[in-house]
Predicted 3D model of a 79-nucleotide RNA (c-di-GMP-I riboswitch aptamer) from a Deltaproteobacteria bacterium. Its mean pLDDT, the model's own confidence on a scale to 100, is 88.
This record gives sequence, C1' cells and structure tokens, in this order.
RNA sequence: AACCGAUAAAGGCAAACUAUCCGUGAGGGUGGGACGCAAAGCCAUGGGUCAUCGAUAUGGUGAUCGCCAGGCUACCGAA
Repeated sequence: AACCGAUAAAGGCAAACUAUCCGUGAGGGUGGGACGCAAAGCCAUGGGUCAUCGAUAUGGUGAUCGCCAGGCUACCGAA
C1' cells in the first nucleotide's frame, strides 16, 4: 500500500412514523425520531421500480444511490 472487517477505539449517517414547507406526482428540504448501515459518502452511467405527458412510442421528461451492478473518494487497524 492493497485485500479484509473485530465483543477494538474515535466517531458518522439516519428507515418507519411525525410536524412543517416545496412539487401535478413519484418524491425532496428542515426539525423531532431510530429500523438499521463498514461506505446508508458522492455520481442517475447500465438495469430495475415508481411518477407524469402521451400513443409516430422499442418514446419524452422526472424520481429512487437505504433496489442491484458499476465508477470515484474515505476513518481505524485485530485476525
């Protein structure tokens, strides 16, 4: 350094639900709250799913990274 992930240490994030705001909607922001997460950090690139406009359509636009895969970066250091 890489791989890897422990009854280690320091921490981190935050599901459902809820209050409020934005959005046609999927959903997102902020606060509370913790189901969990060793990348639950980032990227919508390929799939999947969802919403919307449509039916020239094998389409367009959007959402989901805590659905799967991939890419980039990263704390610690037992076996």